[in-house]
Context: one part of a larger RNA
């Protein structure tokens, strides 16, 4: 892991409430018990104790269609009246009391059992090879007045030294379903000592013992093990079995010692009730309102430039007042420009109320039984918050996903398409799409792009004589533009200023004027300063178009990730790339078509017509099967029951039936009713076996 059994909403109640299905009904209805019948379950009759009903009201006395509170005949509370139904047994759905579906703790509390391990103690005993140092003491000898001291012998001290048993466990290896539920090899500490150690006693669980590590107290210690209370408690996780129809949520308000639980509302289901001015849509009309927007010489509050001009700074003048000048700073006002969620002179669109009208045609309303949700999420759009970051976080309106399955986006919960009761080797289409993977145009017309640009979407600022194309204007046969020849003078070195300035360092400016086809007191480059070269400018020559600005579509650079690595791939250039326009054809569970199953609804019982069948918590119905009980069939069976295993059938949606074959070898069934120990795939489910 798997296969066989066994596994979780049960039972009790003089309980409470709903339903439904019977019995009596202003009643209903018997409990212990007692008699009698019966093999038994039971069955009948007696028992009038007692409990709901039939009267409320008040805390009670109590009083009573009232009553209570009051001083009150007031009010005001709750009942009466108009409309009197209950009770009783029995089955369902739901709460309550109980362990209340089951299977889970750490823990708490009682009593008891533990020092054969272990931790300290206490009594009695044991053991410690071998080697090395060599204290004190003491003897001798020196030595002193006499001690002291010194030497040399002797002696045998030490939590003394090395090292075996022994004890312990440093460091590494291995070992880790091991030889071992702590070992094994090398290595390493003590080893006469606060040693090690037998044997027998001792301390007990909020207790012991502890050279202190919360350690140790029988492979269990921040509070031991056994039983018991005990099926503690668990708002917590997991698990909770058979099938078919029909509906179909919620992740929200308020409140919570409340936030991953709950109460009440919301939204689901059922049955009841309602039938109209329901209810939703859409049009019209009529209304409230300040929101997008705008606007501010309309307010408050923020402001850009300018102008006038208080008041203020600076300056000038004055003994001083005056006064006069500002490219300072500035109030009000003027003119311009332009901002606001908490501005607002103004003002939509939707929404949202009311009436009417048209379409749907019960979706609406009431009670009443049963829930489940109260962790939500993602996409537009509209706003807070954040970075006008986040798959980010709060709110509001939609939508989906959740609970939605099919086609498209190469793959994807929520993005585009579309809502699936089944069948079908029929048809039509959406979205996307029609070389090839791969159903459908190598479809048709006109451009574009040369960058593999691009081929679903995603990148800028800025740069660039890429190219297509629009607009505008300007020059051109009196000959453009571009190239080639030639020319480009003269007064003059223009006046100043300079060491020098001569067209070209700078400064002036009537930048003049001659001769000219035409030539600037001169675009640039050069000189120390001329000089030289250009260049506007002009003549030839050539012979058909050139230039400037402004735009617009593709495409270029900017451009940068970790396989060479990618439009899904292949591979594609008058595309299988852009961009218009256009026919056709593919394409799903959409839609249609035959045929079928089921529900509601109308109408009749003619399978007639209409509408409908995605689902997760969850409401609702309607059935299969398994076990026993009654009664049936006066059933089936050793001429072979159950059970096991196979075939084959079902006019069975399905749970499952039925026939038969083999195997077994002694029981078992149909109907109709009742009872339940009434169905397993999950619970790191229990047992066993593979």
């Nucleotide at each position: 892991g798997c296969c066989u059994a066994c596994g979780a909403g049960u039972u009790a109640c003089u309980c409470c409430u709903c339903u439904c299905u019977g019995g009596c009904g202003a009643g209903g209805u018997u409990a212990a018990g007692u008699a009698u019948c019966a093999a038994a379950a039971g069955a009948u009759a007696c028992g009038c104790a007692g409990c709901c009903g039939u009267a409320g009201c008040g805390a009670a006395a109590g009083c009573g269609a009232g009553u209570c509170u009051g001083a009150a005949c007031a009010g005001g509370g709750c009942g009466g009246c108009c409309a009197u139904a209950g009770u009783c047994a029995g089955g369902g759905g739901g709460g309550g009391u109980a362990g209340a579906c089951g299977c889970g703790a750490a823990a708490c509390u009682u009593g008891g059992u533990g020092a054969u391990c272990u931790a300290c103690c206490c009594a009695u005993g044991g053991c410690c090879a071998g080697g090395u140092u060599g204290a004190a003491g003491u003897u001798c000898c020196g030595g002193u007045a006499a001690c002291a001291c010194g030497g040399a012998a002797u002696g045998g001290a030490g939590g003394a030294c090395c090292g075996a048993a022994c004890c312990a466990g440093u460091a590494g290896a291995c070992g880790u379903u091991g030889a071992a539920a702590a070992g094994u090899c090398u290595u390493u500490g003590g080893a006469u000592g606060a040693g090690c150690u037998g044997u027998g006693g001792g301390u007990a669980g909020g207790g012991g013992u502890g050279a202190a590590a919360g350690g140790c107290c029988a492979a269990u210690c921040a509070a031991a093990c056994c039983a018991a209370g005990a099926g503690a408690u668990a708002g917590c996780u997991c698990g909770u079995a058979c099938u078919c129809c029909c509906c179909g949520a919620a992740a929200u308000g308020c409140u919570u010692u409340u936030a991953g639980g709950a109460g009440c509302a919301g939204c689901g289901u059922u049955g009841u009730u309602u039938a109209a001015u329901a209810g939703u849509a859409u049009c019209a009309u009529a209304g409230a309102g300040g929101u997008a927007g705008a606007g501010c010489u309309a307010c408050u509050g923020a402001u850009u430039g300018g102008g006038c001009u208080a008041g203020g700074g600076g300056g000038c003048u004055u003994c001083a007042c005056c006064g006069c000048c500002u490219a300072c700073c500035a109030a009000a006002c003027c003119c311009u420009g332009a901002c606001a969620a908490a501005c607002u002179c103004c003002g939509a669109a939707u929404g949202c109320u009311a009436u009417g009208a048209u379409a749907u045609g019960u979706u609406u309303u009431u009670c009443a039984g049963c829930a489940g949700u109260g962790a939500g999420g993602g996409c537009a759009u509209g706003g807070g918050u954040g970075c006008u970051a986040a798959g980010g976080u709060c709110c509001a309106u939609g939508u989906c996903c959740g609970a939605g399955a099919g086609g498209g986006a190469a793959a994807g919960a929520a993005c585009c398409c579309a809502g699936a009761u089944u069948a079908c080797c029929a048809g039509c289409u959406a979205a996307g799409g029609u070389c090839c993977c791969c159903a459908a145009a190598u479809a048709u017309a006109u451009g574009u792009u040369a960058a593999g640009u691009u081929g679903a979407a995603c990148u800028a600022a800025c740069g660039a004589g890429g190219u297509c194309u629009g607009a505008u204007u300007g020059c051109a046969g009196a000959g453009a533009c571009a190239g080639c020849u030639a020319g480009g003078a003269u007064g003059u070195u223009g006046g100043c200023u300079u060491g020098g300035a001569a067209g070209c360092a700078g400064c002036c400016a009537u930048u003049c004027a001659u001769u000219u086809a035409a030539a600037g007191a001169g675009u640039g480059c050069g000189u120390a300063a001329c000089a030289g070269c250009u260049c506007a400018c002009u003549a030839g020559u050539c012979g058909a178009g050139c230039g400037a600005u402004c735009g617009g579509g593709c495409a270029u650079g900017g451009a940068u990730g970790a396989u060479a690595a990618u439009c899904g791939g292949g591979c594609a250039u008058a595309a299988a790339a852009c961009a218009u326009a256009u026919u056709a054809c593919c394409g799903a569970a959409g839609c249609u078509g035959u045929a079928a199953u089921c529900c509601c609804g109308a109408g009749u019982u003619a399978c007639u017509c209409g509408g409908g069948a995605g689902g997760u918590a969850g409401g609702g119905g309607a059935g299969c099967a398994u076990u026993c009980c009654a009664g049936u069939c006066u059933g089936c069976g050793c001429u072979g029951a159950a059970g096991c295993a196979g075939u084959g059938c079902c006019g069975g949606c399905a749970a499952g039936g039925c026939a038969u074959u083999g195997u077994g070898g002694a029981g078992c069934g149909u109907c109709u009713g009742g009872a339940a120990a009434a169905g397993c795939a999950a619970a790191u489910g229990u047992a066993g076996g593979c």
The prediction has a mean pLDDT of 83. Predicted 3D model of a 690-nucleotide part of an RNA (large-subunit ribosomal RNA, domain II) from a marine sediment metagenome. The full RNA is in RNAcentral, with records from MGnify.